[in-house]
C1' cells in the first nucleotide's frame, strides 16, 4: 500500500405518517418523525418504474418525456473505521 469482519468507535442519512410550500401530475423542498441504510453521498449512462401538462389519435379513452424516481437493478465517480 492492496484485500478485508456478523468486531468496536466517531460522525452521517432518514421510509411511512403529519404540517407548510411548490408543481398539470408524478414528484420535489422545509420542519417534525424514524422504517431502515456502509455509500440510503453524487451522476438519469443502460434496463426498469411513475406521471402525461403539451402534442398526436379519438366516442370512451389511448399513445407519447421534453417531467420525475439514485431508498428498484446494473454501471460510473468520490468517500469514514480497518482485526485475522
Nucleotide at each position: 500500500u492492496c484485500c478485508g469482519a456478523u468486531a468496536a468507535a466517531u460522525g452521517g442519512c432518514a421510509a411511512a405518517c403529519c404540517u407548510g410550500g411548490u408543481g398539470a401530475a408524478a414528484g420535489c423542498c422545509a420542519g417534525g418523525g424514524a422504517c431502515g441504510c456502509a455509500a440510503a453521498g453524487c451522476c438519469a449512462c443502460g434496463g426498469g418504474u411513475c406521471u402525461a401538462a403539451g402534442g398526436c389519435a379519438g366516442a370512451a379513452u389511448g399513445c407519447u418525456a421534453u417531467g420525475a424516481c439514485a431508498g428498484c437493478c446494473g454501471g460510473g465517480u468520490u468517500g469514514c473505521c480497518g482485526a485475522a